[in-house]
């Protein structure tokens, strides 16, 4: 010094404000929110988690313009997307499986050089 071994610890955020209604934080208007690993720093480029199926599998969403040796990641505009199952009324934001489950971060011990 070091797993593809043991063990461990951690590991997802967000509804303000007003309107309309018997009834909505589910509608309208405005607000707010981005797990992980790669790569120019990424919700919407790749891949991977979570979720759905008995299994094979499925499974969201970005474009112009700058600067750069590089950027779909930075800036500067201007859109978009957000699992299931519940509800006096439709959910990304509420309440529930969930004091779960995970990608994957870290930390000890070792095999072993």
């Nucleotide at each position: 010094a070091a797993a593809c071994a043991u063990c461990u610890u951690c590991a997802g955020g967000g509804a303000u404000u007003g309107g309309u209604g018997u009834a909505a934080u589910u509608c309208c208007a405005u607000a707010c929110u981005g797990g992980c690993g790669g790569u120019a720093g990424a919700g919407c480029c790749c891949g991977c988690g979570a979720g759905c199926g008995u299994a094979a599998g499925c499974u969201g969403a970005u474009a112009a313009g700058g600067u750069g040796a590089a950027a779909a990641u930075c800036c500067u505009u201007a859109g978009c997307c957000a699992a299931c199952a519940g509800u006096u009324a439709a959910a990304g934001u509420c309440u529930g499986g969930a004091u779960g489950a995970a990608a994957g971060a870290g930390g000890a011990u070792u095999a072993u050089a």
FMN riboswitch aptamer (RFN element), 113 nucleotides, folded computationally. The coordinates come from a structure-prediction model, not an experiment, and the mean pLDDT is 81. The sequence was found by an Rfam model in a public genome assembly.